[in-house]
RNA sequence: CGGAGCGUAGCGCAGCUUGGUAGCGCACCACAAUGGGGUUGUGGGGGUCGGGAGUUCGAAUCUCCCCGCUCCGA
Numbered sequence: 001c002g003g004a005g006c007g008u009a010g011c012g013c014a015g016c017u018u019g020g021u022a023g024c025g026c027a028c029c030a031c032a033a034u035g036g037g038g039u040u041g042u043g044g045g046g047g048u049c050g051g052g053a054g055u056u057c058g059a060a061u062c063u064c065c066c067c068g069c070u071c072c073g074a
Stems, first nucleotide, its partner, number of pairs: 001073007010026004020057001028044006050066005
C1' cells in the first nucleotide's frame, strides 16, 4: 500500500440477508429456602448498537466518510 472480516449491556455473543418496541447466556441487585457460605427458585436494574453524515414516516439493519482490532497478500 491492496483485499477481507469484526466493533451491540461488565464479559461472551445473536439480531443485519428481508428497515418496524434492542435480545440471550454468564455476571450484578433484591427477596425466599439454609445457622452461615455455596447452591437453587422468583423478581429486577443496566446498552440507543465504534464516531459522524445521508436516505426514509421509521436505521443496529441501507449508502458515504472516518477510527480501532484481527487475518491474507505485496
Model confidence (mean pLDDT): 83 of 100.
The RNA shown here (transfer RNA) has 74 nucleotides and comes from a Chromatiales bacterium.
Rfam family: tRNA. The family's RNA type in Rfam is transfer RNA. On this family, see Hou, Trends Biochem Sci 1993: "The tertiary structure of tRNA and the development of the genetic code".